[in-house]
Formats: sequence, C1' cells, structure tokens
RNA sequence: CGCCUAAUCCCGCUCGGGAGCGGGGGACCCGAGCAGAGAGUCCCGGGGCGAAUCGCGAACGCGUAGCGCCAGCCUUCGGCGCGAGCCCGGCAGCUAACCCCGCAGGCGUCAGAAGG
Repeated sequence: CGCCUAAUCCCGCUCGGGAGCGGGGGACCCGAGCAGAGAGUCCCGGGGCGAAUCGCGAACGCGUAGCGCCAGCCUUCGGCGCGAGCCCGGCAGCUAACCCCGCAGGCGUCAGAAGG
C1' cells in the first nucleotide's frame, strides 16, 4: 500500500461512550397448522451466522449452486482462487413499535485486455 470480512472511525483515557456498518429476537395482516383425549412402538428433531449448497465415488477425489481477486468505478472477455467452519439448545415463519448482540480474525506484493 492492498485483500477476505459487518468487523471501521471518533471522544474519554480507569471503567466506558458515540457515530457508522452488521446480526438476532419480536404484532396486526399474510403464511403455516387443523376436533379432543389416552396407550404403545419407532425416530431424534428444529433453528441461526456465513458464498461455503448439492451430486457421484470404497477410497477426500471429481464436479456443482454460490462467492472472491486481477489496484478509481461498472460491465464483458481472459486468468487465478474459495466452495469452510462455528453457534443456539427442544425453541424462534414474516413482522411496525420495542428488545438484545458483534465490530474479530486471517492474508498479499507491482497487479491482464476491451468498452463505458
């Protein structure tokens, strides 16, 4: 100086606070569900962040939805990569008011072309 990402900036300077950017919970309406009770058996569900889903294969291998980069911005072509992981804890559709939470971590080195 630049990249992934919401993960930056400012004040205070002991704790903290603010702006901004993100995430979750949470009405009417809509969606979903559909009489009630008891007994037995079987199966463990359900949800969230994120691009990170899904298929095949004995072999973690080949693809794939999707995502990122190639240095002002957009699009296209070309090229190079990712396609993980974590959390809630039986529970949550959407959702105004309202409520709660995060601002970490990990990387790179002179970077192709065309049109606007």
Source information
c-di-AMP riboswitch aptamer (ydaO/yuaA leader) from a soil metagenome, 116 nucleotides, folded computationally. Its mean pLDDT, the model's own confidence on a scale to 100, is 82.